[in-house]
Context: one part of a larger RNA
């Protein structure tokens, strides 16, 4: 390269928006570029194949046929690709009219409960563990009361719930702000999928500058334990966790499962809409349209399982894999303040 793959064996980019590029509904009509059909010419020799011959065979080698082509002229054909014209409404998008929610930014606000600091009660111990012991306590601690400061998270509600592309969202209230869903069937008329580069999001740590610091706590210090404890249990504790703003660019960033359309038994939950039925109404129930689980036919899988939310069927596009190990490393290039990061080898070995 072919071919085969990528849930758990090597393989899905973390996730989006999105240039080029690939692919694209129904129908009509031109046009003949792809496509086909037919016919000319062209493809030297040699070599390949195949048929005869000569060297005693072969190898070698002599005649003849043929096969070789993103090839050109030429004349056809028009399905289906395209191209370009007209039309369609089921895809896509809009407008109406209604829902749900931790979606996301800012600003204010509430109790609880820790920790500190003020006063009152009180007095000998609290704390802490397997058990001690460091540690706090008569300069009056732990307990309790009142009282104030500050940060930081937001018990129950809370779900097998719900919302967002994903990272990730949880008291309350206002402001701004994005997306989903249903019904309606009013508009547009294929305007659509994917998406190399490219942009942008992006947990935790980390990193700059200035804040703020209750608690919790890497480093760190003590105290056990141990044969030793640079741990695991205690007692302290800085950075950091917290907020502005700017960088980092990663993860078991996981459903380890890429996105898009379609098609292919059902059964039971649960969230969100809408229409029937029935009711005085609410609730039951019945149809459907999104989501979000458990179960299972067929089918698919090495098993496991997965199984209308496919890992079943098929299309269209991206990304990726090619024995371990050395290595996600070295070298170079980008990119960062720096940690490091994308990108990505070979020697040798097994």
């Nucleotide at each position: 390269c072919u071919g085969g793959g990528c849930g758990u064996a090597a393989a899905g980019c973390g996730c989006g928006c999105g240039c080029a590029g690939g692919c694209g509904g129904c129908c009509c009509g031109u046009c003949g570029c792809g496509u086909c059909u037919g016919g000319g010419g062209u493809g030297a020799a040699a070599g390949c194949u195949c048929c005869c011959g000569g060297c005693u065979c072969a190898a070698c080698u002599g005649g003849g046929a043929g096969a070789g082509g993103u090839c050109u002229c030429c004349a056809g054909a028009u399905a289906c690709g395209g191209a370009c014209g007209g039309g369609c409404u089921c895809g896509a998008g809009g407008g109406g009219a209604g829902c749900a929610g931790a979606g996301g930014a800012g600003a204010g606000u509430g109790g609880a409960a820790u920790u500190c600091c003020c006063g009152g009660u009180g007095u000998a111990g609290c704390g802490g563990u397997g058990a001690u012991a460091u540690g706090c306590g008569u300069a009056g601690a732990u307990a309790u009361c009142g009282g104030g400061a500050g940060g930081a998270a937001c018990a129950c509600c809370a779900g097998u719930g719900g919302c967002g592309a994903a990272g990730g969202c949880g008291g309350c209230u206002c402001u701004c702000u994005g997306g989903g869903c249903u019904c309606u069937c009013c508009c547009u008329g294929a305007c659509g999928c994917u998406g190399a580069g490219g942009c942008g999001c992006g947990a935790a740590a980390g990193c700059g500058u200035g804040g703020g610091g209750a608690g919790c706590a890497a480093a760190c210090c003590g105290g056990a334990u141990u044969a030793g404890a640079u741990a695991c249990c205690c007692g302290g504790g800085u950075a950091g966790u917290c907020c502005a703003c700017g960088c980092u660019g990663u993860a078991a960033a996981c459903g380890u499962u890429g996105g898009g359309c379609a098609c292919u038994a059902g059964g039971u939950g649960u969230g969100g809409g809408a229409g029937g039925u029935a009711u005085u109404g609410a609730c039951c129930c019945c149809u459907u349209c999104c989501g979000u689980g458990c179960c299972g036919c067929a089918g698919c899988u090495a098993a496991c399982g997965c199984g209308u939310u496919a890992a079943g069927u098929g299309c269209c596009c991206c990304g990726c894999c090619u024995g371990g190990g050395g290595a996600g490393u070295a070298c170079g290039g980008c990119c960062g303040c720096a940690a490091g990061g994308c990108u990505a080898a070979a020697a040798c070995u097994c």
About this RNA: The part of an RNA shown here (small-subunit ribosomal RNA, central domain) has 350 nucleotides and comes from a Pseudomonadota bacterium. The prediction has a mean pLDDT of 88. Its Rfam family is "Bacterial small subunit ribosomal RNA".